[in-house]
RNA sequence: CAACUGUCUCGGAUAACCGCGGGCCUUUGCCUGAGGAAAGUCCGAGCUCCACAGGGCAGGAUGCUGGAUAACGUCCAGGAGGGGUGACCCUACGGAAAGUGCCACAGAAAAGGAGAGGCCGAAUGGGUAGUGGAAAAGCAACCCAUGGCAAAGCUGAAAAGGUGUGGUAAGAGCACACCAGCGGCCGGGGAAUCGGUCGGCUUGGCAAACCCCAUCCGGAGCAAGACCAAAUAGGGGAGAGAUAAAGUGGCCCGCUUUUCUCCCGGGUUGGUCGCUAGAGGUAACGAGCAAUCGUUAUCCGAGAUAAAUGGUUAUCGCCUUUUUUAAAAGGUACAGAACUCGGCUUAUAGAGACAGUUGGACA
Repeated sequence: CAACUGUCUCGGAUAACCGCGGGCCUUUGCCUGAGGAAAGUCCGAGCUCCACAGGGCAGGAUGCUGGAUAACGUCCAGGAGGGGUGACCCUACGGAAAGUGCCACAGAAAAGGAGAGGCCGAAUGGGUAGUGGAAAAGCAACCCAUGGCAAAGCUGAAAAGGUGUGGUAAGAGCACACCAGCGGCCGGGGAAUCGGUCGGCUUGGCAAACCCCAUCCGGAGCAAGACCAAAUAGGGGAGAGAUAAAGUGGCCCGCUUUUCUCCCGGGUUGGUCGCUAGAGGUAACGAGCAAUCGUUAUCCGAGAUAAAUGGUUAUCGCCUUUUUUAAAAGGUACAGAACUCGGCUUAUAGAGACAGUUGGACA
C1' cells in the first nucleotide's frame, strides 16, 4: 500500500423568531420534549384481572456441555462436525438396538438381512466318451442336479465395515496389519469429551416423517385493571332454572357466584389513576477468561389520547458538480414514542475507533 476478519461508536452543530405537548409560578416568563432501531410484534419477563392457577387429557416450545440472567428460543466460555492459506466463520448438534413408516429413477436386491447375470466343481447323486482290468472296483477329464460363494462386474445419493497380504475348489474377518465404528478397562477434564489399551470382528440412511426421552409452558392483555360522577330507575310482556344458569377454560374435573335470557319503553357513554425513578444511566474501584455481578459516588432524560415533538432565517460541518481555487449551485440515510424492560430480526447515506490476518513494495 492492497484485500480482508472481529468488536464497537457516532449518525449533523450553534443562534434567533414563530408555533405545539408537558411541568412550575400562574404576570412578563422559566425548564423540558423521539430512536439506534421508537419498526416487525418474533421470543422472554415485570405489572393487572380471572382460585397469587390446583389435578388430568390434548397441544406447543426447546434439545452437545458448563455458566450468566428476573427470564429466554438471548448472551458468554468450551466440546464435536464442517468451511477458509489465515484472522475467523457456520451448525434444529438427544434417541434409528422401543415401535410404525419412507428411501424417487435405476437396479437382482433399498434391509432383522439379498442373488438375476456371474464364479466354483470341494461334498452327494447322475450322465458322456476314455483309461483300467476277465469282470467289478479304481483313476483322471467334461457336463448336469442338489450344493458352495458374494471377491470382481452392473445400478444408484446410498449396497450388508474399508484397503492390502495370506488363505481357498471358489470365496468369505476365515487369519493378520493399518484405518473407521461398537463395547470393556486405565488415565486427563467439573462436564460435553479427549488419549491409551484390550476384545469379538460389526447394527445402511431418514426423527427439518410419525414417534420416544428430558426440561419448560394456565388464559387474557394497559381497549389490562381501579376509582369518582352519571346511568342500569320505576314499569309491561314472554321464557329457562338447582339433574340449573353464569364466570374461569382448547376439553374434563375442580373452584367462585346465585339468578339468567329475549322483546317494548326510558337513560348513560365524561373525568382521574394506572403513567413513567427503572431488572435505570454515567464514572471509579473490585471479582470473573468472558457473558455478567458487587460496592461507592453522582444524575433524572417525553408522557400525548385523535394524539405535541414542527417551520423559517443565518453561520458552520459533510458529500457531489462546476469553474475564475475561492466561491456558486444542489444534496445531507433509515425512520417517528403510546404500560415498561431484556433480547432477536429487519431497514440505514455517510463518518470514525480499537484489535488482528494474508499478500506485496521499500529501508